[in-house]
């Protein structure tokens, strides 16, 4: 640097439920466990979603929607 998750050590945590926050999308804490080799971080570009607006558009959410950027355990190859 590239590839992989068979092994080993681990990690994260979908839907759903409870509590709280938010106009909302949704977030956060606990439970839960569908899955994940970056399901670690990042809102940079698209997509999707929310709010406001007569319209244009603006603001926001989503990283487990796609592409990208940064970082990383183990094994193998060069």
């Nucleotide at each position: 640097u590239c590839a992989g998750a068979a092994a080993a050590a681990g990690g994260c945590a979908a839907a759903c439920c409870c509590a709280c926050u938010g106009u909302g999308a949704a977030g956060c804490g606990g439970g839960g466990g569908c899955g994940c080799a970056a399901a670690g971080c990042u809102g940079a570009g698209g997509g999707u979603c929310u709010g406001a607006u007569g319209g244009u558009u603006c603001a926001g959410a989503u990283a487990g929607u796609c592409u990208g950027g940064c970082u990383g355990c183990c094994u193998g190859a060069a």